[in-house]
Context: one part of a larger RNA
Molecule: small-subunit ribosomal RNA, 3' major domain
Organism: wastewater metagenome
RNA sequence: UGACGGGGGCCCGCACAAGCAGUGGAGUAUGUGGUUUAAUUCGAAGCAACGCGAAGAACCUUACCAGGGCUUGACAUACCCUUGACCGGCAUAGAGAUAUGCCUUCUCUUCGGAGCAGGGGAUACAGGUGGUGCAUGGUUGUCGUCAGCUCGUGUCGUGAGAUGUUGGGUUAAGUCCCGCAACGAGCGCAACCCCUGUUGUUAGUUGCCAGCAUUCAGUUGGGCACUCUAACGAGACUGCCGGUGAUAAAUCGGAGGAAGGUGGGGACGACGUCAAAUCAUCAUGCCCCUUAUGUCCUGGGCUACACACGUACUACAAUGGCGAUUACAGAGGGAAGCAAGACAGUGAUGUGGAGCAAAUCCCCAAAAGUCGCCCCAGUUCAGAUUGCAGGCUGCAACUCGCCUGCAUGAAGUCGGAAUUGCUAGUAAUGGCAGGUCAGCAUACUGCCGUGAAUACGUUCCCGGGCCUUGUACA
Repeated sequence: UGACGGGGGCCCGCACAAGCAGUGGAGUAUGUGGUUUAAUUCGAAGCAACGCGAAGAACCUUACCAGGGCUUGACAUACCCUUGACCGGCAUAGAGAUAUGCCUUCUCUUCGGAGCAGGGGAUACAGGUGGUGCAUGGUUGUCGUCAGCUCGUGUCGUGAGAUGUUGGGUUAAGUCCCGCAACGAGCGCAACCCCUGUUGUUAGUUGCCAGCAUUCAGUUGGGCACUCUAACGAGACUGCCGGUGAUAAAUCGGAGGAAGGUGGGGACGACGUCAAAUCAUCAUGCCCCUUAUGUCCUGGGCUACACACGUACUACAAUGGCGAUUACAGAGGGAAGCAAGACAGUGAUGUGGAGCAAAUCCCCAAAAGUCGCCCCAGUUCAGAUUGCAGGCUGCAACUCGCCUGCAUGAAGUCGGAAUUGCUAGUAAUGGCAGGUCAGCAUACUGCCGUGAAUACGUUCCCGGGCCUUGUACA
């Protein structure tokens, strides 16, 4: 100087408390461990691994296993020989890779050749999701959006170092003020950026409709007031008033205001810590393999199942279930696409196809509301499981997809010890969209609808910041 303390002081955080909803019990989905297996590819491991890499394993992916093949190779460059192709189509053998046969079949040219492509050969080499993240770059997590981390000069100290950065106040903040052997500065904080909340101007189609006419319908004429769209502005600064305070910084209350003291949210992550994660995104040193640890193919596996854990979904019902009826979004996506109206079907879906490269057309709401039934039961709750019959995608749904109908109708009556999230348009609850994607979403990323309760307070638990103290630790 740090680190540590079941030392002290001050302070903060959904850290506790006050509340609300959960998890832990059930079924299922999914990840992991374990076990099993020819293989169940690999990585991730307290917080900060475990719906994580994976924004989607039937083949492919795929790295694993079994079997069948190749050895200058599936891919790149260079050399030599040869052919005129390559691509495409057909037949035979085969599980296919592949092999054989047939058909089709190059360009330019000064006719010397050149280019391109296929086949063969030899050698340099290719190739490796093989090892090492404890050799590395890059990227990322975490403490933590915590308020800290340092430097120059000066001063003090033999020196390591100290001072500044401590102190008195204050703040979300090393934020600001005052003081001070310090005076300044840098990286962080804040602001500048984006979205949202109010409003003005400009603009008025594909958007909108107050008044006029018209219609089934903003449909049409008309209009651009309003809504909206999207560009530029305005607006909030403790600016104003009062109290407190050192006359300071600031804080408390008030006015005006759409908004008030950082208005709300996002992006943004200092010096560093964890030899943290990643050699399997990529790049890369070294080591290793080279008729195989490379590469092609078929089939299987990654989907196994006594069990254990994590994360979710669905429930256990009456604030509900069922039937009928009836409103209201936002954000997105759409051409190998989204698909309306219509028709067929109980339905999944099919037929057909208007319109739309989209403020124009389409995908497109549910909870809520109204009426009726159920009457507290393992039920008109719950839907697992299984049988049968179908639909869709796709060469192909057996291993191993999703959906529909009929039948079946398991556990489950609110969950032990323990434990999680959340302070407002939040929690809870309802649906919608998108990416991935041929198909497959209870996951993920977004979007809107309905919409609470509680916070006395900081003694305690956890984490963190500053000062101080002890230390046989570095």